Transfer RNA from an archaeon, 75 nucleotides, folded computationally. It matches the Rfam family "tRNA". The family's RNA type in Rfam is transfer RNA. Rfam's curators write: Transfer RNA (tRNA) molecules are approximately 80 nucleotides in length.

[in-house]
RNA sequence: GAGUCCGUAGCUCAGCCUGGUAGUAGCGCCGCUCUGAUAAGGCGGAGGUCCCGUGUUCGAAUCACGGCGGGCUCA
Numbered sequence: 001g002a003g004u005c006c007g008u009a010g011c012u013c014a015g016c017c018u019g020g021u022a023g024u025a026g027c028g029c030c031g032c033u034c035u036g037a038u039a040a041g042g043c044g045g046a047g048g049u050c051c052c053g054u055g056u057u058c059g060a061a062u063c064a065c066g067g068c069g070g071g072c073u074c075a
Base pairs, nucleotide, nucleotide: 001074002073003072004071005070006069007068010027011026012025013023020058029045030044031043032042033041051067052066053065054064055063
């Protein structure tokens, strides 16, 4: 440089195809409970410019285009 896939909570990801309220998601974090204490368990809670910009649309995490970053393959 070319092709291809990916970017959503602190981490791992679903949702995207088929536009219509951001997720009964796991782990982590905080408070309470339980215990002699810790872990495990139980209850509750916080945490998001959906990578950035523009466009299409009544409406965009989702579609189109451009950019940025990452993985893989080829050169």
Its mean pLDDT, the model's own confidence on a scale to 100, is 82.